The prediction has a mean pLDDT of 82. A computed fold for a 362-nucleotide part of an RNA from Lagerstroemia excelsa, annotated as small-subunit ribosomal RNA, central domain. It matches the Rfam family "Bacterial small subunit ribosomal RNA".
[in-house]
Context: one part of a larger RNA
Parts: sequence; structure tokens; C1' cells
RNA sequence: UUAUGCGUAAAGCAUCUGUAGGCAGCUUUUUAAGUCAGCCGUCAAAUCCCAGGGCUCAACCUUGGACAGGUGGUGGAAACUACCAAGCUAGAGUACGGUAGGGGUAGAGGGAAUUUCCGGUGGAGCGGUGCAAUGCACAGAGAUCGGAAAGAACACCAAUGGGGAAAGCACUCUGCAAAGCCAACACUGACACUAAGAGACAAAAGCUAGGGGAGCGAAUGGGAUUAGAUACCCUAGUAGUCCUAGCCGCAAACGAUGGAUACUAGGCGUUGUGAGUAUCAACCCGUGCAGUGCUCGCUGUGCUCGCGUAGCGUACACGUUAAGUAUCCCUCCUGGGGAGUACAUUCGCAAGAAUGAAACUC
Repeated sequence: UUAUGCGUAAAGCAUCUGUAGGCAGCUUUUUAAGUCAGCCGUCAAAUCCCAGGGCUCAACCUUGGACAGGUGGUGGAAACUACCAAGCUAGAGUACGGUAGGGGUAGAGGGAAUUUCCGGUGGAGCGGUGCAAUGCACAGAGAUCGGAAAGAACACCAAUGGGGAAAGCACUCUGCAAAGCCAACACUGACACUAAGAGACAAAAGCUAGGGGAGCGAAUGGGAUUAGAUACCCUAGUAGUCCUAGCCGCAAACGAUGGAUACUAGGCGUUGUGAGUAUCAACCCGUGCAGUGCUCGCUGUGCUCGCGUAGCGUACACGUUAAGUAUCCCUCCUGGGGAGUACAUUCGCAAGAAUGAAACUC
């Protein structure tokens, strides 16, 4: 470079923003770079191919002719791509009005439980296991009642539910800024999509400094089990888990499925929202409007779960949230092992991370 590919066989970056680049709506002009066709020049000879000729044939030698193209010049065409100019609103965005939410961040408050301490009652066991023992307890444990303190996590509601780019997010209230969705159509007028490098964020574990330390609990001590038991079980228990400020950048970071757009049977639901209809109750009552709650059917739109047609797929399965049909852009793969190793570079306090071979072997 070409070709096949990337749910499970090798292969989708953990996720997002965004630069270069690539690619890109509708209408009408301009130019002629790409594009198309004409003419001219050129691309040595030999070779290859075609039609002939010469060695008795052939190999071989030789004459003529190209096809297919490349490249330069010249005068043309204008559909498409590109360029120039002008416009449009279906993509995209902004403003206004609503709406749901464990989305984020900061602060304040709450109760249950656990442990410890103090005091009362009480007086012999408690705890633990398959059975036990280590352990705790007459210096009064466990149990029970009252009080105090501390730290961490928030039962029920709770759901196939909600929000978020992902990681992740749930006691209650408040502040701050943000994103989504719906309606109406007011405004801008292609501003779009993707995205190498780059940047941001990123569970748990780990590291640095300072706090904190109830419970749990790597390491470790002890008790068991066992042939042994550096384990599973039990009793203790340090780091850690928590907070603040930094670092690290590793997950089966999974839907093992990159993003965007359009199209292609349905049916059953869920959660928002808009519209329309009908009904009941209360208030008012002469009627109507508005508000709250309940129910039924229809339609539009966004999200979500499980089936399923066509199609696709080796199969499993997927199936309008595609793994179907197409277009655009990006990452990545190319037999197993050696090996995500060695060397080197960059980053890091370190642990390590990123990039990433070969010999050899089957």
C1' cells in the first nucleotide's frame, strides 16, 4: 500500500471536549484546478504481443505494426467535486415559557444501630464452632436500665424505576452554577459530523503531608482442622477504609458492541412531556373559569425493559436502542509461544505506567 475484518475466534482508546486533517443541506451565478473528449509533441534500441520473411523444421535471427497507457502543450465542454458571488431553512444553534430527576458542588441538621466510658440492678458464666479451643469474666463479665462520647454508613420508600460523558450518584433541608426533555414557533443562516496529536475527568488499591480512627480488616500473633495447612473456620489485630491538600492514570473501566445521520413489520409495557375527550368529589353556586386528585381512549416527542417479522449471522444470538440496509470520520487486528517481556525514550516520590521488538521454538 492493497484486501478481509473488530459482541463471543486477533482486533472499539475507560469516557468526554476539541486543534490540524478528512468529510459535509437546498437554489442560482462565476472560474476551469480535479473531471471529460479532440489535435500536436514525447516516452532510444532490444524484449513482450500480432502479421510476415530467413536458417531442411524448431529454438534462434529478422521486417513491419501496434493495443493498453504515462507525461507536456494547445484550443474546447461545464453535469459532478472544488472556487467566486448572492440567497433559502428541513441540519445545527440562541432567546422566551414550562417540566422530571440519588446529576455536580458547598454548608447546616437528623434518627436507628455499633463500640467505648460512667452509674444502678444482679451474681456465673459469656463468646465461638461441624465439634472445640485460644479469648472475656468474682478486681463483677454477659444480661438489663439510665447518662455521656466518638466515628462511619444512611433501614423502609426501592422498581425490569431516575440522573450523569464515563467513573459513578440515595437520610433531610438550603445556597450556587450546570445539563436533558417538551411546547410554541421569534431569531442566526450550514455555523454541521468525526477527530491524529493535545487537554479534561477517571472505581478500587497504592504513595506523600497533616488530621481522624466506631465498625470492618491485608500483614501479623494465637486457637483449631490436617499427613502437612505459610489456607478455608475461630479469637485478637497493624496498615488501610474516613477527612483535607497533592500524586498515581492501571479494571472483566463490559453492552466484552467507537461516534454521527438516514431508512427498514409489529405487539406488550415503563418513566417524563404536550394535546384532546369523558366522569366523580369538594368549594363557589346563576353560570363559567382556574386549581387539586382519580379514570379511559387517541396522537406527537424523548428515555427505558423484555419478546418478535424481514434481514443478517459459523453458530449462539441481534433484530427501529441492530450485530439489518447505506454514507462519513477515527482507533485497532493480521497463527500460538517467547511477551505486554528486553532495550531505549517520556512520565512518576515510589510502586509502576505509556510506547514496544527480536533471536529461538511449535